[in-house]
RNA sequence: GGAGUUGGCCAGACAGUCGCUGCGGACCCCACGCCGCAGAGGAAAGUCCGGGCUCCACAGGGCAGGGCGCCAGGUAACGCCUGGGCGGCGCGAGCCGACGGAAAGUGCCACAGAAAAUAUACCGCCGAUGGUCCUCGGCCUUCGGGCACGGACACAGGUAAGGUUGAAAUGGUGCGGUAAGAGCGCACCGCGCGGGUGGCAACACGCCGCGGCAGGGUAAACCCCGUCCGGAGCAAGGCCAAAUAGGGGUGCGUUGGUGUGGCCCGCACUGCACCCGGGUAGGCUGCUAGAGGCGCGUGGUGACGCGCGCCCCAGAGGAAUGAUUGUCCACGACAGAACCCGGCUUACCGGCCGACUCCCCUU
Numbered sequence: 001g002g003a004g005u006u007g008g009c010c011a012g013a014c015a016g017u018c019g020c021u022g023c024g025g026a027c028c029c030c031a032c033g034c035c036g037c038a039g040a041g042g043a044a045a046g047u048c049c050g051g052g053c054u055c056c057a058c059a060g061g062g063c064a065g066g067g068c069g070c071c072a073g074g075u076a077a078c079g080c081c082u083g084g085g086c087g088g089c090g091c092g093a094g095c096c097g098a099c100g101g102a103a104a105g106u107g108c109c110a111c112a113g114a115a116a117a118u119a120u121a122c123c124g125c126c127g128a129u130g131g132u133c134c135u136c137g138g139c140c141u142u143c144g145g146g147c148a149c150g151g152a153c154a155c156a157g158g159u160a161a162g163g164u165u166g167a168a169a170u171g172g173u174g175c176g177g178u179a180a181g182a183g184c185g186c187a188c189c190g191c192g193c194g195g196g197u198g199g200c201a202a203c204a205c206g207c208c209g210c211g212g213c214a215g216g217g218u219a220a221a222c223c224c225c226g227u228c229c230g231g232a233g234c235a236a237g238g239c240c241a242a243a244u245a246g247g248g249g250u251g252c253g254u255u256g257g258u259g260u261g262g263c264c265c266g267c268a269c270u271g272c273a274c275c276c277g278g279g280u281a282g283g284c285u286g287c288u289a290g291a292g293g294c295g296c297g298u299g300g301u302g303a304c305g306c307g308c309g310c311c312c313c314a315g316a317g318g319a320a321u322g323a324u325u326g327u328c329c330a331c332g333a334c335a336g337a338a339c340c341c342g343g344c345u346u347a348c349c350g351g352c353c354g355a356c357u358c359c360c361c362u363u
Stems, first nucleotide, its partner, number of pairs: 001359010012328007020039006041334001045345002048343005053233004065229005070084005085099001086097004100224002105222002107218003122163002124159003129156002131153004135148001138147003171189006190213001191211005196205003237285004247276006256270005292311008329332001
């Protein structure tokens, strides 16, 4: 100098004017107006996961259903994060991984191919053995022939080394062995089981022994195993509470009126006063001081924890955060809170800082 990896941060700046929302202050009180202060994000988004909070339900356990799935740690909790293991990619820094079980059972594996799973055999190889045939050589012969040591066939059969298909083909290489072959035998590699060593563990091992050794893949197919999960959500929920709405109770009257009934009693409805609860419209609340932020110290590889100090940082309810002027630059992306918080994912012009890797050059 070039090419990259990774962690974090910023998200036009400054000033003026006029608005909008909230809070505080003074004016006797309230409102308006006045003065002062504050006023979106790293994702406020998707609403995917986890919790707080609220109401309902609930002895305990199970079934069903669903999520998750290497190990350890962090956390209020998680499907998140950190560290580690294993596998894959990269020269490397580093990145990616739903990463339990396929020997519990069931299913599926297009096309091609012999065969896609109780294996099987198209080409090829062999044909030792059995069979058929031949008679140049061999042996026997009673000269007709016989035997099969010889030759041929590839008929039975053997084989899976090689070829062929496929995403995937029944451990690999070599030597021996064989008719040809084959874990058939052996060595090494690989694999499985048991032990040992290291590690909390996952797991690892140029450790020891045993087993020729395996029955392919697929569980983001059903399923099995382990583990977790009660439901609904701020339109949750709470408080106040109108009427030419309505309910209940008590008391009152020359014990009235209406209905029922032939009449009395009774029963139902009806008047006035007081009390009580529910609750519609509407209003208030929940509402933002919190698993909060910043700084310093401290423990930890880290996620994170602990201690001390300082700070208060949107809270609407048709729903505010805008408009305009000036100056400047690198000319400004994605995008707008609605109960709160922790994550994940997705969107995003550009810029800054730290750490690290590889290549080239120079000293």
RNAcentral holds the sequence, with entries from ENA. This is a predicted structure of a 363-nucleotide RNA (Bacterial RNase P class A) from Ectothiorhodospira haloalkaliphila. It is recorded under the gene name rnpB. Taxonomically the source falls in Ectothiorhodospira (Bacteria, Pseudomonadati, Pseudomonadota, Ectothiorhodospiraceae). The same sequence occurs in records of 2 taxa. The coordinates come from a structure-prediction model, not an experiment, and the mean pLDDT is 76. Rfam family: Bacterial RNase P class A. By type it is a ribozyme. From the family's description: Ribonuclease P (RNase P) is a ubiquitous endoribonuclease, found in archaea, bacteria and eukarya as well as chloroplasts and mitochondria.